This is a predicted structure of a 348-nucleotide part of an RNA (small-subunit ribosomal RNA, central domain) from Roseibium aggregatum. The RNAcentral record of the full RNA draws on ENA and SILVA. Rfam family: Bacterial small subunit ribosomal RNA. Gene Ontology terms of the family: ribosome and structural constituent of ribosome.
Context: one part of a larger RNA
């Protein structure tokens, strides 16, 4: 010397599912691959170290020595690791009987509001704003009321509530469908974890082809403001937003915190279960999420603290001074916008 890190200083892939490939629970036999000891072989010389010695020293050279950290064989040894036969049941599943939920697909369907058409009632202003205008309006508007008609969203309920791998999902009802939880413990008996590559699935914007099109509204046109206004405010408005098919593959996809286990004080809400008591709705326990705080520990500090950023394993991503750059050029994908893999000159 055989790195050090990753919530905010670079630095967890956006998320899963899975192949190879790394790891992988308790016991018992067996084997002896790794492992570990004994012997043997062979590790050419020279060089290297160590000791003598010779050139007047050195440097060179000469001798002897070790050592050549390796390989092959061979005889043992058996905790761990592997193979192999067995045997288990705590991981992991399955099976029964409950239980919660905005979880996904498809259909139908409600009801308030805008907005728009027909009528009726009335008339002279209305919109809109800091203050105005630009606009609607006597061809009858704003306001009121009845009927129609179309899209779209889903008040309250609503809650650091609920469900999902993640994006995400919110009116109601049916169909269909994927995952959880908790209680039994009957069954399987290690079937598990991770996961390079791959495969899906991925918000919003955007792209294609038909639909639709009420509201909202980039862009765009007018008014204002202003020195100026290519905003900010105000009238209008077209892509879009909706729907069906197909692409795109990025987000501050954040908890800026990858996935599992296993250990390591409590205390208080909440959500769905479950047991026991009894005053029958309280306590007291438990388990599986969701959240305040808080010891021990851990951090440079904030701060985290059984949901860890603690203290241990196993896998995988990933970073290595700032700019040049998430950028050139290539490669793959995309219709396209571009994604995505990824430098180096030069500078400081």
């Nucleotide at each position: 010397c055989u790195g050090g890190g990753c919530g905010u200083a670079a630095a967890g892939c956006g998320c899963a599912c899975g192949u190879a490939g790394g790891c992988g629970g308790a016991c018992u036999u067996u084997u002896a691959a790794g492992u570990c000891a004994g012997g043997g072989g062979u590790g050419a010389a020279a060089u290297c170290c160590c000791g003598g010695g010779g050139c007047u020293c050195a440097a060179c050279c000469c001798c002897g020595g070790a050592a050549c950290u390796g390989c092959c064989u061979u005889u043992g040894a058996u905790a761990c690791u592997g193979g192999a036969a067995g045997u288990c049941u705590u991981g992991a599943g399955u099976c029964c009987g409950a239980g919660a939920g905005a979880g996904g697909u498809g259909a139908g369907u409600g009801g308030a509001a805008c907005u728009c058409c027909g009528a009726g009632u009335g008339u002279a202003g209305a919109g809109g704003u800091g203050a105005a205008a630009u606009u609607c309006g006597u061809a009858g508007a704003u306001a009121u009321u009845c009927g129609g008609a179309a899209g779209a969203a889903c008040a309250c309920c609503a809650g650091u509530g609920g469900c999902g791998a993640a994006g995400g999902c919110g009116g109601c009802u049916c169909a269909c469908u994927g995952g959880c939880u908790c209680g039994g413990u009957a069954c399987u008996g290690a079937c598990g974890c991770u996961g390079a590559g791959g495969u899906g699935c991925g918000a919003a914007a955007g792209c294609g082809u038909g639909g639709c099109g009420a509201g909202c509204a980039a862009a765009c046109a007018g008014g204002a403001u202003u020195a100026g206004a290519u905003a900010c405010c105000c009238u209008g408005g077209u892509a879009g937003u909706c729907c069906a098919c197909g692409c795109c593959g990025u987000a501050a996809a954040c908890g800026a915190u990858g996935g599992a286990a296993g250990c390591u004080a409590g205390c208080c809400g909440u959500c769905a279960g479950g047991u026991a008591g009894c005053a029958u709705g309280c306590u007291a326990u438990u388990u599986g999420g969701u959240g305040g705080c808080g010891c021990a520990g851990c951090u440079a500090a904030c701060g985290c603290a059984u949901u860890a950023a603690g203290c241990u394993u196993c896998c995988c991503g990933c970073c290595u001074g700032g700019g040049g750059a998430g950028u050139a050029c290539g490669g793959u994908c995309g219709c396209a916008a571009g994604a995505u893999u990824a430098a180096a000159a030069c500078u400081c």